[in-house]
Predicted 3D model of a 539-nucleotide part of an RNA (small-subunit ribosomal RNA, 5' domain) from an uncultured Acidobacteriota bacterium. The full RNA is in RNAcentral, with records from ENA, Greengenes and SILVA. Model confidence (mean pLDDT): 88 of 100. Rfam family: Bacterial small subunit ribosomal RNA. Its family is annotated with structural constituent of ribosome and ribosome in the Gene Ontology.
Context: one part of a larger RNA
């Protein structure tokens, strides 16, 4: 000087920030990931009306809830710091060894078929999770076929090369697609309007480029112990072949005997890194909480599916401990998400409100969804700011303390007067944060178009969780707001009583056995101030 602090005493207000540091310890409950009907096929109910042979039928509700096929997200965000001394990370570098949804920018295309399946219906098992058969049915689901500007891959020819391959040109091979929305009727059919069809959108294939995001590899840099000197068998190199988006013992089969080490291998401990943060004149030295970037992790421990991406916190499957239903056959789960409970433990919060902004995810859009966020609560835990009043007031009261008994001092303190109105109370008025959607006019652009889509513009109508909050303005009142710690020396601040090596005080040096400025009150004084000391810890 500083802390994510704790403790003791005290405590008025605000702004801003910050709050499990220990048990990556177990976890009641509730929410945190969902969307799109402009992709497709189904499709109630409640309730209202109608008729009726009372069995029950029709209509609206309503193609509404609703689950199902699909699709895109669910690899982002959020939370943790266990592992880890390693290319994990920090900085520079390769990648002629790579990938990359969505998104920009270009080119070329989207022609013809075809088979199933959930849903549903129906039989059947199960306590239950749930699960087996039949049999119908659609797609932007799912297979073909046709065509191919590029594209893969074979050949051939040229060029540059680090000799590994790259680029380029020609010829063969192989390989794609999906519709759905809103309009129109110039051209063609029938000739009313709808189809082909044309325009506009949103998508769909293929290939170039970018942008951003990643995978891999490399040079160098950062703890500790030598009472840890050797260690290594896929081990270290070749040849072939796997295998990846990619080089490589990454894997495998076969040769060879190598690799790495006192410039510290192996072991062992210990620990997420970093940009910062803390101090310090630097240099160093300590740290890695909020914040940001990277990385590990998701009850432990394995593993692959899926997919542009995961070996995947709120998916799968296996095994294990733990809770839990259960009919005893089988089942269900995983807060290091947000709150929140036991539990440790000096010790750290509401089971709170909104999506209004900002950002994500879905959808043409409205718009849903969103514990991110963006507010509130609660803590003096920090950092600041502000108040507890101002001015005047000496017979210098009275009280309390000292006393040398004169008197000092507490002290302008205080009564008392005369102000003022922050903070607090009360009453009114009251935001900024709002951009934006929706309607309807006008222009401009695609256009055969006065449809339609977009883009400007202007009107009118609309969206705030914070919050009736900030912030104005007014009323009343000095009334509602001051502790804490130390005074022996280091060190700023001194007297009286009591104790009597006791009680008891200390950071160090000590101080206390009868006059103690060092204990303990008290009065007087010193610092700090909503705060003051103590621990603790790092310079």
């Nucleotide at each position: 000087a500083a802390u994510g602090a704790a403790c003791g005493c005290u405590g008025g207000c605000g702004g801003c920030g910050u709050g499990c540091c220990u048990a990556a310890c177990a976890c009641a409950u509730g929410c945190a990931a969902g969307u799109c009907g402009c992709g497709c096929g189904c499709g109630a109910a409640c309730g209202g009306g109608g008729c009726u042979u009372c069995g029950g039928c029709c209509c609206c509700u309503a193609g509404u809830a609703g689950a199902g096929c699909g699709g895109c997200g669910g690899a982002c965000g959020g939370g943790u710091g266990a592992g880890u001394a390693a290319c994990a990370c920090g900085u520079g570098g390769a990648u002629a060894a790579c990938c990359u949804g969505c998104c920009u920018a270009g080119g070329a295309g989207u022609g013809g078929g075809g088979g199933a399946u959930a849903a549903c219906c129906u039989g059947g098992g199960g306590a239950a999770a749930c699960u087996c058969g039949g049999g119908c049915u659609a797609a932007u689901a799912c297979c073909g076929c046709a065509u191919a500007c590029g594209u893969u891959c074979c050949c051939g020819g040229g060029g540059c090369u680090u000799c590994g391959g790259c680029c380029u040109c020609g010829g063969g091979a192989g390989g794609a697609a999906a519709g759905c929305c809103a309009g129109c009727c110039u051209c063609u059919g029938c000739u009313u309007g709808c189809a082909a069809g044309c325009u506009g959108g949103c998508g769909c294939u293929c290939c170039c480029a970018g942008a951003g995001g990643g995978g891999u590899c490399c040079g160098c840099g950062g703890c500790c112990g030598a009472u840890u000197a050797g260690c290594u068998a896929g081990u270290u190199g070749g040849c072939g072949g796997g295998g990846u988006a990619a080089g490589a013992g990454c894997c495998c089969a076969c040769c060879a005997a190598g690799g790495c080490g006192a410039c510290g291998a192996u072991c062992g401990g210990u620990a997420g890194c970093c940009g910062g943060c803390c101090u310090g004149a630097g240099a160093g030295g300590g740290u890695g909480a909020u914040c940001g970037g990277c990385c590990a992790c998701a009850c432990u421990g394995g593993a692959a599916c899926u997919g542009a991406g995961a070996c995947a916190c709120g998916g799968u499957c296996c095994a294990g401990a733990c809770u839990c239903c259960u009919a005893c056959g089988g089942g269900a789960g995983g807060c290091a998400g947000c709150a929140g409970u036991g539990g440790g433990g000096a010790a750290u919060a509401u089971u709170g409100g909104a999506c209004a902004a900002u950002g994500g995810g879905g959808g043409c859009a409205a718009c849903c969804c969103u514990g991110a966020u963006c507010c509130a609560g609660c803590a003096a835990c920090g950092c600041c700011g502000c108040g507890u009043g101002g001015g005047g007031g000496a017979u210098g009261a009275a009280g309390g303390u000292c006393u040398u008994c004169g008197g000092a001092u507490u002290g302008u303190a205080a009564a008392c007067c005369c102000c003022u109105g922050u903070u607090g109370g009360g009453a009114g008025g009251g935001a900024c944060g709002a951009a934006g959607g929706c309607u309807c006019g006008c222009g401009g652009g695609c256009g055969a178009a006065c449809a339609g889509c977009u883009c400007g513009c202007g009107a009118g109508c609309u969206u705030g969780a914070c919050g009736g909050u900030a912030c104005c303005u007014c009323c009343a009142g000095a009334g509602a707001a001051a502790g804490c710690c130390c005074c022996g020396g280091c060190u700023a601040a001194c007297u009286c009583u009591g104790u009597g090596c006791c009680a008891g005080c200390a950071g160090c040096c000590g101080c206390g056995g009868u006059a103690a400025u060092a204990c303990a009150g008290a009065g007087g004084g010193g610092g700090c101030g909503a705060g003051c000391g103590u621990u603790a810890u790092u310079c």